[in-house]
Context: one part of a larger RNA
RNA sequence: UGACGGGGGCCCGCACAAGCGGAGGAGCAUGUGGUUUAAUUCGAUGAUACGCGAGGAACCUUACCCAGACUUGAACGUAGAUUGGAUAAAGAGGAAACUUUUUAGUUAGUAAUAACGAUUUACGAGGUGCUGCAUGGUUGUCGUCAGCUCGUGCCGUGAGGUGUCAGGUUAAGUCCUAUAACGAGCGCAACCCUUGCAUAUAGUUACCAGCACGUUAAGGUGGGGACUCUAUAUGGACUGCCGCCGCAAGGUGGAGGAAGGUGGGGAUGACGUCAAAUCAGCACGGCCCUUACGUCUGGGGCGACACACGUGCUACAAUGGCAAUUACAGAGGGCAGCUACAUGGUGACAUGAUGCGAAUCUCAAAAGAUUGUCUCAGUUCGGAUAGGAGUCUGCAACCCGACUCCUUGAAGUUGGAUUCGCUAGUAAUCGCAGAUCAGCCAUGCUGCGGUGAAUACGUUCCCGGGCC
Numbered sequence: 001u002g003a004c005g006g007g008g009g010c011c012c013g014c015a016c017a018a019g020c021g022g023a024g025g026a027g028c029a030u031g032u033g034g035u036u037u038a039a040u041u042c043g044a045u046g047a048u049a050c051g052c053g054a055g056g057a058a059c060c061u062u063a064c065c066c067a068g069a070c071u072u073g074a075a076c077g078u079a080g081a082u083u084g085g086a087u088a089a090a091g092a093g094g095a096a097a098c099u100u101u102u103u104a105g106u107u108a109g110u111a112a113u114a115a116c117g118a119u120u121u122a123c124g125a126g127g128u129g130c131u132g133c134a135u136g137g138u139u140g141u142c143g144u145c146a147g148c149u150c151g152u153g154c155c156g157u158g159a160g161g162u163g164u165c166a167g168g169u170u171a172a173g174u175c176c177u178a179u180a181a182c183g184a185g186c187g188c189a190a191c192c193c194u195u196g197c198a199u200a201u202a203g204u205u206a207c208c209a210g211c212a213c214g215u216u217a218a219g220g221u222g223g224g225g226a227c228u229c230u231a232u233a234u235g236g237a238c239u240g241c242c243g244c245c246g247c248a249a250g251g252u253g254g255a256g257g258a259a260g261g262u263g264g265g266g267a268u269g270a271c272g273u274c275a276a277a278u279c280a281g282c283a284c285g286g287c288c289c290u291u292a293c294g295u296c297u298g299g300g301g302c303g304a305c306a307c308a309c310g311u312g313c314u315a316c317a318a319u320g321g322c323a324a325u326u327a328c329a330g331a332g333g334g335c336a337g338c339u340a341c342a343u344g345g346u347g348a349c350a351u352g353a354u355g356c357g358a359a360u361c362u363c364a365a366a367a368g369a370u371u372g373u374c375u376c377a378g379u380u381c382g383g384a385u386a387g388g389a390g391u392c393u394g395c396a397a398c399c400c401g402a403c404u405c406c407u408u409g410a411a412g413u414u415g416g417a418u419u420c421g422c423u424a425g426u427a428a429u430c431g432c433a434g435a436u437c438a439g440c441c442a443u444g445c446u447g448c449g450g451u452g453a454a455u456a457c458g459u460u461c462c463c464g465g466g467c468c
Base pairs, nucleotide, nucleotide: 008468009467010466011465012464013463015459016458019422020421021420022419023418026314027313028312029311030310031309032308033307034305035304042053043052064300065299066298067297068296069295070294076124077123078122079121080120081119082118083117084116087104088103089102090101091100092099093098106115107114108113126289127288129287130286131285135283136282137278138277139276140274142272147186148185149184150183151182152181153162154161155160166177167176168175192266193265194264195263197235198234199233200232201231202230203229207224208223211222212221213220238260241254242253243252244251245250303441316415320374321373322372323371324370325369326368332363333362334361337356338355341352342351343350344349381412386407387406388405389404390403391402392401428451429450430449431448432447433446434445
């Protein structure tokens, strides 16, 4: 000077408390450990690993294993040589890769030659092999916590201190007052995006008040520029105004206002910490392999299963299940695509057909509402498991896909110790979309809207953090 203390003081945070809903029990999905295996590729491991890298493992991916092959090599470049057999087709062996045989048979130019290709030579290959404790870059965490420093001056022999402390105040080292300090930088805040209000401008594919036409129905049509909306600009909130408290900063109440004291949300992460993570995204030093630790192919594995843990989904029911009828979003996607509509099928879907590269067409809501039924039961709850029959994608669904129909109908009656999330359009609950993607193991992830609560006395205690 720091760090630490079951030292003290002050303060904050879903940290506790007050509430609401979960996890821990069941079944299943998924990740991990362990075990097994020819292989079950590798990495991530308290918080800060474990639905994580992976925003798509049947082949491919793929790095692993078994088997069969290649060796200047699977790709690309430069230079040289040979060839003209460029390209297409067929046959044999084979699981394929590949090996091999045969046939047809180049283009431009008069030509030289050029293009293109094959073979070959030389040089550059290649490695998801090791080291994240040699590194760059990127990332997690403390933490969106309010801190971390510098110049000059002053103090101290010096390390260093002061400033940054004190008294107030703030979400904030935010600001004020005081002051051997005076200033400044990185952070805070603001500037950026979005949402909430208004105005102006602009009206097509969006809209339809008034006028007219029109229909089984419909902004369908003429038309309109009001409204909604779309998308550009501008305004708007600043403790600006008023009362009270205060030296001030500011606090508290009120008015007006769509919004009130940071309006809500996002992006934004200081100096640094953990030799934190990543050599398997990429790059890169060193080391190692070079007829193999490189490369290609077929098949298998990454999907195993006594068990243990994490994260989820579905439930255990009546605030519910089932059936019929009926209403209302936002944000997105669409041409090797989304598909209206019609027909067939119980259905997944198929066949035909139409619109749309889309504010035009389309994918396309559920909880909700109304009516009926079930009457507390392992049930008309629950749907695991299993048998059969199918649909679709794809060269191919055995290992190992999703979906449909019929049948089957397991555990489960609210979960021990313990533990997690959340303070408002939040929790809870309901569906929708997208990326990846042929298909999909998505209950995941990232977004979107619909319905929409309870509670906070307080800071003694637990955890983390800040200042003295």

The part of an RNA shown here (small-subunit ribosomal RNA, 3' major domain) has 468 nucleotides and comes from an uncultured bacterium. Rfam family: Bacterial small subunit ribosomal RNA. The full RNA is in RNAcentral, with records from ENA. The coordinates come from a structure-prediction model, not an experiment, and the mean pLDDT is 84.